[in-house]
Context: one part of a larger RNA
RNA sequence: CGUGCAUGGUGAAUGCCUUGGCAAUCAGAGGCGAUGAAGGACGUGCUAAUCUGCGAAAAUCAUUAGUAAGCUGAUAAGAAGCGAUAUAACUAAUGGUAUCCGAAUGGGGAAACCUAACACUUAUGUGUUAUCGUUUGAUGAAUAUAUAGUUAAACGAAGCAAACCGAGAGAAUUUAAACAUCUUAGUAAGCGGAGGAAAAGAAAUCAAAAUGAGAUUCCCUUAGUAGCGGCGAGCGAAAAGGGAUCAGCCCAAAGUUUAAAAACAAUAAAAGAUUUUAAAAAAUAGAUCUGGAAAGACUAGCGAAAAAGGUGAUAGCCCAGUAUUUAAAAACUUUAUUUGUAGAAACUUGAUGAGUAGAACGAGACACGUGUUAUCUUGUUUGAAUAUAGGGGGACCAUCCUCUAAGGCUAAAUACUACUGAUUGACCGAUAGUGAACUAGUACCGUGAGGGAAAGGUGAAAAGAACCCCUGUUAGGGGAGUGAAAUAGAACCUGAAACCAUGUACGU
Repeated sequence: CGUGCAUGGUGAAUGCCUUGGCAAUCAGAGGCGAUGAAGGACGUGCUAAUCUGCGAAAAUCAUUAGUAAGCUGAUAAGAAGCGAUAUAACUAAUGGUAUCCGAAUGGGGAAACCUAACACUUAUGUGUUAUCGUUUGAUGAAUAUAUAGUUAAACGAAGCAAACCGAGAGAAUUUAAACAUCUUAGUAAGCGGAGGAAAAGAAAUCAAAAUGAGAUUCCCUUAGUAGCGGCGAGCGAAAAGGGAUCAGCCCAAAGUUUAAAAACAAUAAAAGAUUUUAAAAAAUAGAUCUGGAAAGACUAGCGAAAAAGGUGAUAGCCCAGUAUUUAAAAACUUUAUUUGUAGAAACUUGAUGAGUAGAACGAGACACGUGUUAUCUUGUUUGAAUAUAGGGGGACCAUCCUCUAAGGCUAAAUACUACUGAUUGACCGAUAGUGAACUAGUACCGUGAGGGAAAGGUGAAAAGAACCCCUGUUAGGGGAGUGAAAUAGAACCUGAAACCAUGUACGU
């Protein structure tokens, strides 16, 4: 020096665990906001910090219920207190308070700051004062009547929020093995609007030659079919059929008749089921065995609530729950009453949406790229008929069939989940699963938009090592002690490998 073995160090893999995630199912809720939101700043405790809660009434106040022998949120002890059979605490509901910023709204502003006017009040504070729109009133120019304008009051709006929905506007990468029509795609991003759903919707619809169907929406099928297409790449229906759900109406007008039935809002009652916080809730022992510990083993029982969880190992009968039963208050729904709004129903006669339908030119939408291209929408130019009429049936014409445009409303079946509850998983188990199991959108980086981590595990219980010693020592270690274990000692479960060291054997 090398190799092997042993013992250690370093190191963190692996195993086991789970407080956190992920994906769903079923319900709920589907909004919050000038009565000041979402989100923050600053305060607030016996408190120095962070989190949580709260707001100068500040880890809270009042009332009503429930429950109660313990309690003063967490890291986190301690101190000082409160309470003990119902005025502690806790839970729920309804109220109170709710600084400053923020739509932010008296004015200003470099958010959490600066600074006014007026009215009322004197505990020294409270309130009002933004803008825009609508309605009503007052006032009122050039300018006579007026109008513009100005001004007051009432009502409304604004801002935030995950997806879902309609409207307007709208790419490119890409595919076509290049590329221009085409495709990607009416997609993405951005803009604006609404609701718990939205949109659509009661035939100028479809059909097919028949004794037809009968609003819309969604699913299956028709069907990768018919078609469209530099007939390339690709795009891609509909009717019929089967299901889900079903609901029809009003105005464009006059009259007659009937009756107080339907809709919406409010008021005070009754009933019902549900929600929230809760309540009660069965049944085991051993002088046994092992062990640190019994829930294990053995022996003998009980019970049906054998869901999940905890307890010093694996517990139906220890805890806490669970099956089951019951329940206040409030909200909700239904029923009936009253009041208000709008009057309601039936019938008769009448009426039947014009710069519209259509046309020409140019575009767009239809699965359909102008094509033999119907249908729908409309930018420009035009322009009918009036039920003895008009539209459609995929060029166009005739026959036939079918419907009645140019006004409007309409639940359900359908879509989604920021949020709440319950439940589930041939989902993850700390380089995984959310970026985040921990002070995480934190630390840190960037002028900024923005980017964005690492980091879990002592033990059943802190019993977290009194005391002694080494030492410069709040480092580190050795004894002692605790513990089942300290090679479980806080750099703490297990503790692989690389790497390092010591001892030993062999080789050189």

Record summary: Predicted 3D model of a 508-nucleotide part of an RNA (large-subunit ribosomal RNA, domain I) from Candidatus Riesia pthiripubis. Rfam family: Bacterial large subunit ribosomal RNA. Clan: LSU clan.